[in-house]
Molecule: transfer RNA
Organism: Christensenellaceae bacterium
């Protein structure tokens, strides 16, 4: 310099354009003499800004950040 990929709870990941889920973590509860394990419940997220669409995590564009390849 050119090209490619990625961005979703605190973390790691899912989601044919049609109700955003799972696991771990966290709050609370149950159990226990206490703690751990196990069980139940709850909280919490689509990088930013536009466009297309009845409807966007998904498609398009720009920007931001990260990674990789090339020079």
């Nucleotide at each position: 310099u050119g090209g490619a990929g990625c961005a979703u709870g605190g973390u790691g990941c899912a989601a044919u354009g049609g109700u955003a889920g799972c696991a771990c973590a966290g709050c609370g509860g149950a159990c226990u003499c206490u703690g751990a394990c196990c069980c139940c419940u709850c909280u919490g997220a689509u990088g930013u800004a536009a466009g297309u669409u009845c409807g966007a995590u998904u498609c398009u564009u720009a920007c931001u950040g990260c990674u990789c390849c090339u020079g």